[in-house]
Predicted 3D model of a 595-nucleotide part of an RNA (large-subunit ribosomal RNA, domain I) from Desulfococcus multivorans.
Context: one part of a larger RNA
RNA sequence: GGCAGACGGUGGAUGCCUUGGUGCCAAGAGGCGAUGAAAGACGUGGAAAGCUGCGAUAAGCUUCGGGGAGCUGCUAAACGAGCAUUGAUCCGGAGAUUUCUGAAUGGGGGAACCCGCCGGAGGUAAUACUUCGGCAUCACAAUCUGAAUCGAUAGGGUUGUGAGGCGAACGAGGUGAACUGAAACAUCUUAGUAACCUCAGGAAGAGAAAACAAGAGUGAUUCCCUGAGUAGCGGCGAGCGAACGGGGAUAAGCCCAAACCGGUGUUAUGUCAAGCCCGAAAGCGUUGUAACACCGGGGUAGCGGGAUCUGAUUGGAGGGGGUUUCGGACCCUUCGGGAAGUUACCAAACCGAUUUAUAGUCGAACAUUCUGGAAAGGAUGGCCAUAGAGGGUGAGAGCCCCGUAGGCGAAAUAGAUCGGACUUUCUGGAUCGGACACCCAAGUACGGCGGGACACGAGGAAUCCCGUUGGAAUUUGUGAGGACCAUCUCAUAAGGCUAAAUACUCCUUGGCAACCGAUAGUGAACCAGUACCGUGAGGGAAAGGUGAAAAGUACCCCGGAGAGGGGAGUGAAAAGUACCUGAAACCGUUUGCCU
Numbered sequence: 001g002g003c004a005g006a007c008g009g010u011g012g013a014u015g016c017c018u019u020g021g022u023g024c025c026a027a028g029a030g031g032c033g034a035u036g037a038a039a040g041a042c043g044u045g046g047a048a049a050g051c052u053g054c055g056a057u058a059a060g061c062u063u064c065g066g067g068g069a070g071c072u073g074c075u076a077a078a079c080g081a082g083c084a085u086u087g088a089u090c091c092g093g094a095g096a097u098u099u100c101u102g103a104a105u106g107g108g109g110g111a112a113c114c115c116g117c118c119g120g121a122g123g124u125a126a127u128a129c130u131u132c133g134g135c136a137u138c139a140c141a142a143u144c145u146g147a148a149u150c151g152a153u154a155g156g157g158u159u160g161u162g163a164g165g166c167g168a169a170c171g172a173g174g175u176g177a178a179c180u181g182a183a184a185c186a187u188c189u190u191a192g193u194a195a196c197c198u199c200a201g202g203a204a205g206a207g208a209a210a211a212c213a214a215g216a217g218u219g220a221u222u223c224c225c226u227g228a229g230u231a232g233c234g235g236c237g238a239g240c241g242a243a244c245g246g247g248g249a250u251a252a253g254c255c256c257a258a259a260c261c262g263g264u265g266u267u268a269u270g271u272c273a274a275g276c277c278c279g280a281a282a283g284c285g286u287u288g289u290a291a292c293a294c295c296g297g298g299g300u301a302g303c304g305g306g307a308u309c310u311g312a313u314u315g316g317a318g319g320g321g322g323u324u325u326c327g328g329a330c331c332c333u334u335c336g337g338g339a340a341g342u343u344a345c346c347a348a349a350c351c352g353a354u355u356u357a358u359a360g361u362c363g364a365a366c367a368u369u370c371u372g373g374a375a376a377g378g379a380u381g382g383c384c385a386u387a388g389a390g391g392g393u394g395a396g397a398g399c400c401c402c403g404u405a406g407g408c409g410a411a412a413u414a415g416a417u418c419g420g421a422c423u424u425u426c427u428g429g430a431u432c433g434g435a436c437a438c439c440c441a442a443g444u445a446c447g448g449c450g451g452g453a454c455a456c457g458a459g460g461a462a463u464c465c466c467g468u469u470g471g472a473a474u475u476u477g478u479g480a481g482g483a484c485c486a487u488c489u490c491a492u493a494a495g496g497c498u499a500a501a502u503a504c505u506c507c508u509u510g511g512c513a514a515c516c517g518a519u520a521g522u523g524a525a526c527c528a529g530u531a532c533c534g535u536g537a538g539g540g541a542a543a544g545g546u547g548a549a550a551a552g553u554a555c556c557c558c559g560g561a562g563a564g565g566g567g568a569g570u571g572a573a574a575a576g577u578a579c580c581u582g583a584a585a586c587c588g589u590u591u592g593c594c595u
Stems, first nucleotide, its partner, number of pairs: 001594009015580001016545002020516002022513007029505002031166002039101003042055003046079001049075003061095006070083003106115003116135007137163009170201001171199005181188001185235001211218002222249005232240002253497003260297010275284002277328006302475001304440003308435007316335006336427006350420009360408003366381005382399002384388001390402003446470008456482001477492005532539002552579001555567004
């Protein structure tokens, strides 16, 4: 020195464990913010470094409930000083306080700092100083002013209301790639994806047919299954990819514009007038007529509907009205009757009951013995069960503890449902006929050209949208049925609103898992978006386990008043705060053999 055995050291694999994660389900909530948010800075404790809580009233203040014996949060034990059955600590509801920064908003600024103005109060002889309130911008509305320039406008002032910022995904809209695939690449694809911007809601968007269909019919929208990887599109390559129809979820329908009538205002015109509801009489006469604007009524459709005029049938009561009287007709209003409702149609606030949430509460049933450090294990004999889910307790506990099944419960606040009250609306018209041809959304539909969207790449290319240039018709109308034409059929564009079924989960509560178990599972089980790196944007760790209980080794000895060790003691076991188990690499001691 090698090999082998034994015994160690080092190291932290493995096993076991779990306080943390992951995925999903159900319910809730779906926002917070100038009444100052989210996120922070700095403070705040008897002593106080960090975390947590809180804000100069500072681990807290008030009040209303719950609860019932201890308490003064955690690392973290002790001490000090206190509180508490006159109910503390603790839990929940509602309030108060809430420094400074931050949209940050009096001005500034290198965030948590600096400097003001106005008014009030304190203070001073007076300043100073202190303290409270106000003072940003933009939009809209009202109002006061007001240039060049008479009027007007621009501009300025005041008051009121609102906005601004943050937030995970889902939604709508506006811009809009490339890598990639096509085995290269240019049309194409990736993809209207990613990214950026704007805006919103608890959902958003869409939505009551100018729709589909096909000789039969359906009847707003949305979503799912199917039709179907079909029909098609496609350097007919790669690829892209419907619809009709069928089956389900959910279901809800409405309001305007216009014709016509009335009123108000402006302008023009108007005295033998026209007109003032009709008939007769009296009277008035800038009342009339026309245009425009606004307001009220009317009206809303595809078996076309409505307006106007007219006929018939039917429909409660009271009061009032017009220049006057009488008769008729008409209009307004109140009551009665009907309907609906705080979600559209059409506007909205309140009371009561029930129920739910935010604290809680009651809650059955076991002993002996054996092993053991310890019984929940074994044995024996019982008991409960609307409870044998789960967790804990010195090893596997229905009956020891917390719970579980099943009941019960709220002063306060909030949600939902129902009822009341209230409000709105209809009755004030409706139905059936006839006449008339007044209305039924215009720079619109549509055409040309250029683009885009439609599964559809310009194609035979309908349909929808945009730019540009032209540019209709009014129900005997217009559009569509995939060029176009005819027949036929369907539907009524150019205004608007609309719940549910659907999408998502930053968050709250409860639950589940042939999900992980510390190199896994979140980056983060631990004081982690920390330490650390970077000028910065940004990047980004490692790190869990004594024991049932600290019982955390009194005392003695060696040693440097060490470290560490030997005794002794604790403990079931040293498992000894470098602590469960403690593999291998690696380093030793010793024995045997070989050289």
RNAcentral holds the full RNA, with entries from ENA and SILVA. The coordinates come from a structure-prediction model, not an experiment, and the mean pLDDT is 82. It matches the Rfam family "Bacterial large subunit ribosomal RNA".